[in-house]
Context: one part of a larger RNA
RNA sequence: CCCCAAGGAACUCGGCAAAAAAGCGACCGUACGUUAGCAAUAAGGUCCGCCCUUUCGUAGCAAUACGGCGGGGCCGCAGAGAAUUAUUCCCAGGCGACUGUUUACCAAAAACACAGCUCCCUGCAAACUCGUAAGAGGAAGUAUAGGGGGUGAUGCCUGACCAAUGCCGGAAGGUCAAGUGAGGUCGGUCUUCCAUAGCAAUAUGGAUUGCUGGCACUUCAUAAGCCCCGGUCAAUGUCGGCGAUAACUAUAAUCGUCCUAAGGUAGCGAAAUUCCUUGUCUGGUAAGUUCAGACGCGCACGAAUGGUAUAACGACUUGGGAACUGUCUCGGGGAUUUGCUUGGUGAAAAUACAAGGGCGGUGAAGAUGCCGCCUUCCUGCAGCUAGACGAAAAGACCCCAGAAGCUUUACUGUAAUUUGGUAUUGGGAUUACGGGUGCACUGCGUAGCGUAAGUGGGAGACUUUGAAGCGGAGGUUUCGGCCUUCGUGGAGUCGUCAAUGCAACACCACUCUUUGCAACUGUAGUUUCUAACCUCUCAUGAGAAACAUGAGAGAGACAGUACCUGAUGGACAGUUUCGGUGGGGCGCUGUCCUCCUAAAAAGUAACGGAGGAGCCUAUUAAGGUCACCUAGGCGCGAAUGGAAACCGUGCCGAUAGUGCAUUGGCAAAAGGUGGCUUGACUGCGAGUCGUACGUGACAAGCAGGCGCGAAAGCGGAGCAAAGUGAACCGACGGUCCGCAUUAGAUGCGACCGAAGAUUAACGGAUAAAAGUUACUCUGGGGAUAACAGGCUGGUAUUGCCUAAGAGUCCAAAUCGACGGCAAUGUUCGGCACCUCGAUGUCGGCUCAUCUUAUCCCGGGGGCGGAGAAGCUCCCAAGGGUAUGGCUGUUCGCCAUUUAAAAAGGUACGUGAGCUGGGUUCAAACCGUCGUGAGACAGGUUGGUCUUAAUCUGCUGCAGGCGUUGAUUCUUGAGGGGAUUUGUUUCUAGUACGAGAGGACCGAAAUGAACCGACCUCUGGUCUGGGGGCUGUCACGCCAGUGGCAACGCCCCGUAGCUAUGUCGGGAUCGGAUAACCGCUGAAAGCAUCUAAGCGGGAAACCAACCCCAAGAUUAGGAAUCGUUAUAGGGCCGUGGGAGAUGACCACGUUGAUAGGCGCCAGGUGCACGUGCAGUAAUGCACUUAGCCGAGGCGUACUAAUACCCCGACAG
Repeated sequence: CCCCAAGGAACUCGGCAAAAAAGCGACCGUACGUUAGCAAUAAGGUCCGCCCUUUCGUAGCAAUACGGCGGGGCCGCAGAGAAUUAUUCCCAGGCGACUGUUUACCAAAAACACAGCUCCCUGCAAACUCGUAAGAGGAAGUAUAGGGGGUGAUGCCUGACCAAUGCCGGAAGGUCAAGUGAGGUCGGUCUUCCAUAGCAAUAUGGAUUGCUGGCACUUCAUAAGCCCCGGUCAAUGUCGGCGAUAACUAUAAUCGUCCUAAGGUAGCGAAAUUCCUUGUCUGGUAAGUUCAGACGCGCACGAAUGGUAUAACGACUUGGGAACUGUCUCGGGGAUUUGCUUGGUGAAAAUACAAGGGCGGUGAAGAUGCCGCCUUCCUGCAGCUAGACGAAAAGACCCCAGAAGCUUUACUGUAAUUUGGUAUUGGGAUUACGGGUGCACUGCGUAGCGUAAGUGGGAGACUUUGAAGCGGAGGUUUCGGCCUUCGUGGAGUCGUCAAUGCAACACCACUCUUUGCAACUGUAGUUUCUAACCUCUCAUGAGAAACAUGAGAGAGACAGUACCUGAUGGACAGUUUCGGUGGGGCGCUGUCCUCCUAAAAAGUAACGGAGGAGCCUAUUAAGGUCACCUAGGCGCGAAUGGAAACCGUGCCGAUAGUGCAUUGGCAAAAGGUGGCUUGACUGCGAGUCGUACGUGACAAGCAGGCGCGAAAGCGGAGCAAAGUGAACCGACGGUCCGCAUUAGAUGCGACCGAAGAUUAACGGAUAAAAGUUACUCUGGGGAUAACAGGCUGGUAUUGCCUAAGAGUCCAAAUCGACGGCAAUGUUCGGCACCUCGAUGUCGGCUCAUCUUAUCCCGGGGGCGGAGAAGCUCCCAAGGGUAUGGCUGUUCGCCAUUUAAAAAGGUACGUGAGCUGGGUUCAAACCGUCGUGAGACAGGUUGGUCUUAAUCUGCUGCAGGCGUUGAUUCUUGAGGGGAUUUGUUUCUAGUACGAGAGGACCGAAAUGAACCGACCUCUGGUCUGGGGGCUGUCACGCCAGUGGCAACGCCCCGUAGCUAUGUCGGGAUCGGAUAACCGCUGAAAGCAUCUAAGCGGGAAACCAACCCCAAGAUUAGGAAUCGUUAUAGGGCCGUGGGAGAUGACCACGUUGAUAGGCGCCAGGUGCACGUGCAGUAAUGCACUUAGCCGAGGCGUACUAAUACCCCGACAG
């Protein structure tokens, strides 16, 4: 690769694979749905060869050719007869609209893209991107354009929220850098003055004016940002809780209350989202964890991270059906290639050693190698893979250490963007606010004619260069007036004096306050100019680019650029992100004090058991001292008065109290009260305790100056033991200190004192630090987890003891609480002992093997056993112990059977035997969590299973040697196999029983499953048998044949091989027994199955049945032949009843071994040729013909020829 009886998906995760269908031939016919295009070749039917012929059409002059509608006939199982080519179809979900794209080499998808929708940016030197820049893309485009984000055709739609984050806008206020400006303080110096000291010079101190300060300190002014105020969700995102309520119940339209920025609207909903969950109901099926339709308590749907519906489409995913079949029940036959044998050629992985067995044990805990026992002659070949913790790859999971990628409201920076300052950088106008100068104004207490700024001078001043007065206008005002100006007017007005008052006036000078104007100047703004700078156009230079020059246009001191500066800044970079831990993570914990553990010195661990501290006290000190006092409870009595207030009295005696935990103390009190006080002192400190170091604890005594006490004395805090932090760093106070500068100030240090750490990971890494990796990587670890093994046995399972109770009565027929004791090593665990330079993990398939705590069949005891059916216990492991639906399932539920549908071990037996559905890499979707990268013993779709066998082992087959030469026939030590059971009938409708029902024992028949053999039958196959058919080529043509097309296709089929076919088997009889039942019978005058003795008793045991078997090295036995040249065997040949090769068997001329030939069986189905009939296809006759592989019987025609080799000797 081909075929297959009966069945037809029962297979399996799943119809995977295969089969079926198949013609873009003709004709007929075609549903739902629909975006009206589709769906659609829907589905489903009928026809198709060859021959003759009427008629019609086309071409042609015609012959004829091609085609069409018809009519008539012929053959076969079959007419698209082979081959090329060539939709299987239908019903219904999910997702995605579609055609497309993707992980080159495990993922083709539901992921990406897409047209459409929407938001944001962008006015052109565009935004954006690349680049240090020049420059380039965008674009030789211009908002119907370009860039970016989201969604994803289409239909119907797209709700609420602006509190947070982001973005956009705003600018009053707050905050805020550099630079600059202005001021103040401070310092230095000069002038002047004062005070003190001094006779004086002078010195010191203070005040003042000017000048000054690379720089001191500080205030004010000055930007963006942030705070702030608004807007914005098709921006990132978010979208509640509790209680009550209706006339059955239930439920809650309704009400109350709290919170919020707002509380999820429409639609959908156990979903790719639902944990509980196999939700509940309906449908489909005999049976439905899947599927479809509903319900809605949505753990944890929900509206462009789009919601929902949807025709068409899909190598997507899910369920059902038709057809079809070797997917299966259940396997069989055949072809071909490899395997195997032979000739040639000829690797690789691997290899500590090798003289490499089983069982039990031991052992770093699973032994070929150790111990014990058993088994085993030596060596190959073909096969199978259980083991060699087989090979391969310094485990990818886990942990530890390190690295890298990624993320962000981790830390610190950087690019970039943006802000201000200065430079490049110029002119003018104007506004606002300052500055000084000049001019012009202004100045009202009361009194006074009155609007008296201050001081000084001063007796006159002003006036035809136009006084008073009057009129108009403007400014100012204390509303009285004052000032300026214009016109008119045409000669006076004011002061001194007087009065009033602090001050007296005209006029002049210098000033102050207020205001205005002018020029100058500064800051900020607006505006304008053109010449820097920038852009563009044109011309010229022979000139496309580029460049230069010129002209013109625009823009313009802006922009751009440089430096300084603030802000934003995972876009980018460098890093950090602790340890302990009965694996790691989560949790807890990390310093100090007290007790126990702690084993009577001290010390002593654990994620051992219990508690505390991170202070407090001087306004009544809780300190010092001196003096004094005694608590607390109970009984009784007593106004308010009570359980407890204060009072009296008795008893007990430390139970009280101690600032706070506990422990040890405490009455001459360390407890309570009062007086006086500050020793809660300064400088020291012999000597001890304790200690790795660094820290720490106690302390007499000396000196100074104190407190209390009459004094002795006591006092350097507190009844004691917790109440804490090293260095560095900067800051503070003090000091005959040192260095630098020294005129001083000052700076840096030293010494003494004291403050700043939840440096609490508490001996303190830095001034400053979080995550994620399933995209991962490196080094290590069985020092450490997941599987398996081991130890243990809490848990689990099983059994036992006791017996409260249930069982009408009655503990023990049966069940058995509360409790107790064991066994096992099947559960869940604990431990972390082998293995991390790899022990592949669930389930299924295949193949098993053992245990018994027995599911069935067998034998028994008891029963609350009438019979039948059962319950329970004892013995018993010989055999047996289901098919389907669902699910990846083991399990479980369900349907239907069965004598029964037992429980377990074997690395949860078995992946160098298979599978790969699940789990557990890389892709992707949903829900939830997370700002995010990502995560989830949550769900979902997809997703490389390598290995040629060296050793042991096992299944077979040979060779060597031994067995004292051979051939043949045997014995059987030992080993293996087999061992099942139903139903029906008779006994007998009997025993039993009211009946219903209904046996034991015994006898027979017939099945199921299993096993063995066989091929007569029934079938299958049968590739060198026969026949039919198509296309084509060849044999010259016809006829007849042959080749090729899967054996070309189709029909049938001999031998062989086969099952579903046929026959047979598990029979019977013994022996010794188990539980149990007995006989006799004592110990124990009885009783007792037992102690002595004797019986019965089961599918278990031993035999019996079948097979192997003398390597049974103990190598057996018998018969025959041979041993002065033979017995026998081999090689070789012909072969098959045999067979991978060897081997085995038959035969080798004295021969039927094979071939050939003959006859026969059997298969196919009537040959060729000729004749006859017919127009022809074709039919009929000769003819049950012809042909025929493997079968049977004959027959030496051919080939099995001859030679040769081993085999003696017996030391």